[in-house]
RNA sequence: CGUUCCCUUGCUGGAGAGAGAUGGCCCGCCGCACCGCGUUAUGAGGCCAUCCACCGAAGGAGCAAACCGCACGGCCAGCCAGGGCAGUGGGGCGAAUCUCUCAGGUAAAGCGGACAGCAGGGCAAAU
Numbered sequence: 001c002g003u004u005c006c007c008u009u010g011c012u013g014g015a016g017a018g019a020g021a022u023g024g025c026c027c028g029c030c031g032c033a034c035c036g037c038g039u040u041a042u043g044a045g046g047c048c049a050u051c052c053a054c055c056g057a058a059g060g061a062g063c064a065a066a067c068c069g070c071a072c073g074g075c076c077a078g079c080c081a082g083g084g085c086a087g088u089g090g091g092g093c094g095a096a097u098c099u100c101u102c103a104g105g106u107a108a109a110g111c112g113g114a115c116a117g118c119a120g121g122g123c124a125a126a127u
Stems, first nucleotide, its partner, number of pairs: 006122008018052001020051007027038003053106003059102001060100003067092002070089003074085003
């Protein structure tokens, strides 16, 4: 300094998996009440809790190579001091749309959504 990267704002695209069981509350349908049922109201109403099943693309966690120390012995060059090379063992560091499923989510719609593209803004760190 802000082209890339990164951060941020807006727009666009953006997957998967429950018509489960039980209980509670509310609304509605059967003229009313009870029972029952869920808008085709004799089978997907809404919310909440627990249990079971399932999904991976908020967030979180795990790790391969590479890289960096340590230990061990080996080889190489060297007068010494010290050095180099590969090997083995153990450690550090270590990414993802991989793995886990803590969290989150599981008809459609909506919300959310990793990631990608476009446009605007920014420079703490890194570069």

Source information:
This is a predicted structure of a 127-nucleotide RNA (Glycine riboswitch aptamer) from Acidovorax sp. Of the family's consensus pairs, 90% are formed in the model.